[in-house]
RNA sequence: UGGACGACCGCCCCACGGGGAGGAAAGUCCGGGCUUCACACGGGCAGGGUGCAGGAUAACGUCCUGUCGGGGCAACCCGAAGGAAAGUGCCACAGAAACAUACCGCAGGCCCUUCGGGGCCUGCAAGGGUGAAAUCGUGAGGUAAGAGCUCACGGAGCUCCGCGGUGACGCGGGCUCGGGUAAACCCCACCCGAAGCAAGACCGCUCGAUCUCCGGACGGCGUCGCAUCGCGCGGCGCCCAAGGACGGACGGCCCGUCCGGCGAGCUACGUCGCACCGAGGCGCGCGGUAACGCGCGCCCCAGAUAGAUGGUCGUCGCCCAUUCGUGGGUACAGAAUCCGGCUUACAG
Numbered sequence: 001u002g003g004a005c006g007a008c009c010g011c012c013c014c015a016c017g018g019g020g021a022g023g024a025a026a027g028u029c030c031g032g033g034c035u036u037c038a039c040a041c042g043g044g045c046a047g048g049g050u051g052c053a054g055g056a057u058a059a060c061g062u063c064c065u066g067u068c069g070g071g072g073c074a075a076c077c078c079g080a081a082g083g084a085a086a087g088u089g090c091c092a093c094a095g096a097a098a099c100a101u102a103c104c105g106c107a108g109g110c111c112c113u114u115c116g117g118g119g120c121c122u123g124c125a126a127g128g129g130u131g132a133a134a135u136c137g138u139g140a141g142g143u144a145a146g147a148g149c150u151c152a153c154g155g156a157g158c159u160c161c162g163c164g165g166u167g168a169c170g171c172g173g174g175c176u177c178g179g180g181u182a183a184a185c186c187c188c189a190c191c192c193g194a195a196g197c198a199a200g201a202c203c204g205c206u207c208g209a210u211c212u213c214c215g216g217a218c219g220g221c222g223u224c225g226c227a228u229c230g231c232g233c234g235g236c237g238c239c240c241a242a243g244g245a246c247g248g249a250c251g252g253c254c255c256g257u258c259c260g261g262c263g264a265g266c267u268a269c270g271u272c273g274c275a276c277c278g279a280g281g282c283g284c285g286c287g288g289u290a291a292c293g294c295g296c297g298c299c300c301c302a303g304a305u306a307g308a309u310g311g312u313c314g315u316c317g318c319c320c321a322u323u324c325g326u327g328g329g330u331a332c333a334g335a336a337u338c339c340g341g342c343u344u345a346c347a348g
Stems, first nucleotide, its partner, number of pairs: 001348001003316007011020003022332001026343002029341005034196004041256005047192005052066005067081001068079004082187002087185002089181003103128002105124008136154006155177004160173005200272003204266005212245003219239008246260004280299008317330005
C1' cells in the first nucleotide's frame, strides 16, 4: 500500500451539482476535541499515571534523534532506563557464615606422645567445601603463614577534580571497595475533577409547588389594648439583614469559597446533536538528521436508526506456476460523535 472499469438489477443520503464502509472500521489499552455538572472553583490528604537526555505534538503511557545496558558475526533488535549514600524489609535450601563469618585448613609458640599423632594459646582468611552470590578479579612481590600490605592490568562506586558535549553521558586523573533486590514497601520529580453522544439540547401543553429549618437587628406593614390637645407607649402576627444548622457544587475525605425557585408528565422511541470547518484531505516549495513545522494552491470525500454502501456478468490489474496452450490465487475484514496513537488480524 492493499484493487480498477463497464453493463443489468437493487438500496441510502442530498445543497439536484453529486456522493456512499477501513488500514485496520477490530480491541476499548492510552490521549484529546465536544457535552453536562458553577467558572472546573482555591489549597491539601488519599488514590492513580509517568520515570535516561534533547526535541515533536492539542495531548499521551505516543513518535523522532541520541546516551547507557543487554542480545547478535553483522545489518539490527530489546529495555518496567530516577533513588540502595533517608528508612524498613527479603536473599529459600545448602553452608561455619548472607549487613556477616571460621567447618576443613595454613603459620608460630608451649605441653603430651605408644612417634601415628593429640591438646591449648596466638596470628590468618590466600587454598578447599556449600551456594545464584562469600572481605572486587587475575598475576607478581612480600610474609612465620597470609591479606590491596605493595605493584601492574582490569571491574564497580563517588554528593571529588580537569577536558568535551545543550544534556543523558564520554575521556583522563584521584579516592574507596562485602553484595543483590525498589515489575518489595518506600523516597524523589512531574502530571491527573467526574461522567460520557445511551453525553446532552429543544419549542409547546398539563399538573404540582411558591423560593429548606432555626434566628430575628434596624426598619416597615397589619391588628388589639392604653393614652393624649398633639407627639406617643405596649402586646401579637407578617416581611426582613447578619449569623447558625442542613443540603448541594455527581470518584473518597478535610479546610476555604460559592449556591439555596423549581419538580413531574405528555408532545416523542420526535427533531437537533450528525458530517462543509475538521488538531480535515491532496499537491508543490522552504526549514529541520528526523518526528514535524511554515507558506502557496486545489478539494469537500457516508450519515444510517433493526440500521443503506449490494448481487450477477464481462474486461483488466497484481502475484505464483508453466509443456507458453494455459492453470491457480486475489487476504484480514464492515462506519454508528469525531480525531491522534498503541495492540491484534491479514493473500500479495

Bacterial RNase P class A from a soil metagenome, 348 nucleotides, folded computationally.
The sequence is in RNAcentral, with records from MGnify.
Its Rfam family is "Bacterial RNase P class A". Its Rfam clan is "RNaseP clan". About the family: Ribonuclease P (RNase P) is a ubiquitous endoribonuclease, found in archaea, bacteria and eukarya as well as chloroplasts and mitochondria. It is annotated as a ribozyme. Gene Ontology terms of the family: ribonuclease P activity, dimeric ribonuclease P complex and tRNA processing.
Its mean pLDDT, the model's own confidence on a scale to 100, is 76.